[in-house]
RNA sequence: GGGCCGGUGGUGUAGCUUGGUCAGCACACCGCCUUGACGCGGCGGAGGUCGCCGGUUCGAAUCCGGCCCGGCCCA
Numbered sequence: 001g002g003g004c005c006g007g008u009g010g011u012g013u014a015g016c017u018u019g020g021u022c023a024g025c026a027c028a029c030c031g032c033c034u035u036g037a038c039g040c041g042g043c044g045g046a047g048g049u050c051g052c053c054g055g056u057u058c059g060a061a062u063c064c065g066g067c068c069c070g071g072c073c074c075a
Stems, first nucleotide, its partner, number of pairs: 001074007010027004020058001029045005051067005
């Protein structure tokens, strides 16, 4: 330098192919219930620039272009 894959709450991930309801799930965190207490369990809640910039569109996490970061392969 070229090709491929990935980047989504604190962490791990689904959704992207076929654009449209409040971006889902698990763990963690907070509150309440439960317990003598802790844990487990139940209920509820907070938490997201969907890597960045731009484009297409009525509408973009999703499509297109460029760039950044990480991994693998080739040279």

Transfer RNA from a Conexivisphaerales archaeon, 75 nucleotides, folded computationally. Its Rfam family is "tRNA". Rfam's curators write: Transfer RNA (tRNA) molecules are approximately 80 nucleotides in length. The coordinates come from a structure-prediction model, not an experiment, and the mean pLDDT is 82. Lineage of the source: Archaea > Thermoproteati > Nitrososphaerota > Conexivisphaeria > Conexivisphaerales.